[in-house]
The RNA shown here (SAM riboswitch aptamer (S box leader)) has 109 nucleotides and comes from Mucilaginibacter sp. Rfam family: SAM riboswitch aptamer (S box leader). Gene Ontology term of the family: regulation of gene expression. About the family: The SAM riboswitch is found upstream of a number of genes which code for proteins involved in methionine or cysteine biosynthesis in Gram-positive bacteria. Of the family's consensus pairs, 97% are formed in the model.

């Protein structure tokens, strides 16, 4: 950086450094931030994919991860009742299920 599985429900924050943007990416909502965010590093915690002991269900926490919201919506595609707009075609709202795309984990080139 590429493939492949699996999962996204739930949890967990204080110092110190620093000084302007961030929340993965384009774009448009939305939210965080000089009452110092994002980052960095200490500490401390969650969590149980790998892993260990005991063996089908518990403990442990070595290797990763993680501690606003929150995979935050909408874009691409499918289906559905009402509404609304409109002469019609068809538009828009609102559910709800896929795709993609990005995260984490093993295992693989």
């Nucleotide at each position: 950086c590429g493939c492949u599985u699996a999962u996204g429900g739930a949890g967990a924050a204080a110092g110190a450094c620093g000084g302007a943007g961030g929340g993965a990416u384009u774009a448009g909502a939305c939210c965080c931030u000089g009452c110092g965010a994002u980052g960095u590093c200490u500490u401390a915690g969650c969590a149980a994919c790998c892993u260990g002991u005991a063996c089908u269900u518990a403990c442990a926490a070595g290797g990763u991860g993680c501690u606003a919201c929150a995979u935050u919506c909408u874009a691409c595609u499918c289906g559905g009742c009402a509404g609304c707009c409109a002469a019609a075609c068809g538009g828009c709202c609102c559910c709800g299920g896929g795709a993609a795309a990005g995260a984490u984990a093993a295992g693989c080139g």